Source information: Predicted 3D model of a 434-nucleotide RNA (Bacterial RNase P class A) from a Flavobacteriales bacterium. Its Rfam family is "Bacterial RNase P class A". Rfam classes the family as a ribozyme. The organism belongs to Flavobacteriales, within Bacteria.
RNA sequence: CCUGCGCACUGCUCCGCCGUUCUUUCCGCCGCAUGGCGGGGAGGGAGGAAAGUCCGGGCAGCAAAGGGCACCGUGCUUCCUAACGGGAAGGGGCGCCGCUGGUGACGGUGGCGUUACGGAAAGUGCCACAGAAAGGGAAACCGCCGAUCGUUGAAGUUGAAGUGAAGGCCCGCCUUCGCCAAGGCUUCGGCGAGGCAAGGAUGAAAAGGUGGGGUAAGAGCCCACCAGUGCCCCGUGUGAGCGGGGCAGCUUGGUAAACCCCACGGGCUGAAAGACCAAAUAAGCUGGAACGCCUGCCGCAAGGCAGGCUAAGCGCGGCCCGCGUGAUCCAGCGGGUAGGUCGAUAGAGGCCGUGCGCGAGCACGGUCCCAGAUAGAUGGCGGAGGUCCGCCGCAAGGUGGAUACAGGAUCCGGCUUAUAGGUGCGCAGGCUUU
Numbered sequence: 001c002c003u004g005c006g007c008a009c010u011g012c013u014c015c016g017c018c019g020u021u022c023u024u025u026c027c028g029c030c031g032c033a034u035g036g037c038g039g040g041g042a043g044g045g046a047g048g049a050a051a052g053u054c055c056g057g058g059c060a061g062c063a064a065a066g067g068g069c070a071c072c073g074u075g076c077u078u079c080c081u082a083a084c085g086g087g088a089a090g091g092g093g094c095g096c097c098g099c100u101g102g103u104g105a106c107g108g109u110g111g112c113g114u115u116a117c118g119g120a121a122a123g124u125g126c127c128a129c130a131g132a133a134a135g136g137g138a139a140a141c142c143g144c145c146g147a148u149c150g151u152u153g154a155a156g157u158u159g160a161a162g163u164g165a166a167g168g169c170c171c172g173c174c175u176u177c178g179c180c181a182a183g184g185c186u187u188c189g190g191c192g193a194g195g196c197a198a199g200g201a202u203g204a205a206a207a208g209g210u211g212g213g214g215u216a217a218g219a220g221c222c223c224a225c226c227a228g229u230g231c232c233c234c235g236u237g238u239g240a241g242c243g244g245g246g247c248a249g250c251u252u253g254g255u256a257a258a259c260c261c262c263a264c265g266g267g268c269u270g271a272a273a274g275a276c277c278a279a280a281u282a283a284g285c286u287g288g289a290a291c292g293c294c295u296g297c298c299g300c301a302a303g304g305c306a307g308g309c310u311a312a313g314c315g316c317g318g319c320c321c322g323c324g325u326g327a328u329c330c331a332g333c334g335g336g337u338a339g340g341u342c343g344a345u346a347g348a349g350g351c352c353g354u355g356c357g358c359g360a361g362c363a364c365g366g367u368c369c370c371a372g373a374u375a376g377a378u379g380g381c382g383g384a385g386g387u388c389c390g391c392c393g394c395a396a397g398g399u400g401g402a403u404a405c406a407g408g409a410u411c412c413g414g415c416u417u418a419u420a421g422g423u424g425c426g427c428a429g430g431c432u433u434u
Base pairs, nucleotide, nucleotide: 001430002429003428004427005426006425007424008423009422010421012385013384014383015382016381017380018379020045021044022043023042024041025040026039027038028037029036030035047405051416052415054414055413056412057411058410059270060269061268062267066321067320068319069318071266072265073264074263075262076090077089078088079087080086091117092115093114094113095112096111097110098109099108100107101106118261119260123259124258125255126254127253141200142199143196144195145194148193149192150191151190152189153188154187155186156185157184158183162179163178164177165176166175167174168173169172208226209225210224211223212222213221227251229248230247231246232245233244234243235242236241274342275341276340277339284333285332286331287330288329289328292309293308294307295306296305297304298303313325314324315323316322349368350367351366352365353364354363355362356361386403387402388401389400390399391398392397
């Protein structure tokens, strides 16, 4: 310098004519309230995602508020925030790359990526196929040994009993030399009992690993070291954790976006929420429950008025408790509701500056008011430019095209998705130069 990816900001400008909508003010007209129509002046008029409707809230009503169960959500630590399943900064695990220590197992260090990251000794379930075998300790496919025990073959050696010859003699034995041969021993083999789980095979995973000793061959069987686990101690950090030392059995699979356990959190409905003015209709019909008690006042009495308690019923996301309402309520069917005002945009607000903080952010000061519609508003025409792309051109320049994704409706904070082009930062690769 180029290309690609990711993140952040921005994402067309000006003039003229016509048109549109809101606020405010003036004038004229109409009107029963709220208001309506026309004209003039001044001022304002879409988004970073307005989309998705996935989270969290403000606000309104139930309603003046609770406890529990079920159900749902979240899940490393600290901090930010009104809050969040969000954000910032860290920690652990896993993976990759570079450098490096060690015979080796394995370790140190820097960078990048990723993480649905509480618990597997509370319990249950699952781990196909392959493989001998898929785990609180089982098993032997290939294979090794065969010390101990058995069997068998070869070679060598020894050699009982028997027998041949010679000799001797104490007449029944001995000596010498052979033959034959039971058995024994040694060496080398085969097979088996038995031993092994070190080597190999299978698999995602096979009962820690490396280097030695030992053994018939082996095995933490033993030793040193490495990793892991449990316990204890020291240092460090707000914390998750990190570093170091010691002892010990030698080594206690995986899976919870499986059921489950633990910790924390969670009322519902939603602006067509709700409030008010005005108007209109059929004091409609049917069914059910209750019509009780207390106090005060009025009254000749019947009874009436006011206040309180409570029953049935009704209401509080599902259920229970509990609470509220309630002496007249509840349920069903049917009928009526023209029109208008508020909610409704001044805010967990925007912009600028200063300070604090690694940061997300916070504090202080200054300044501004930036849509408010209700079938629902920004549009049309013309001209000039900006940026980008292609072509022509040495260049200046000329010419053609493009100018993204997309439009409020209660408001705000996040997340997710879409986005031509421009600027900045980070990472990866390539080229060139030093």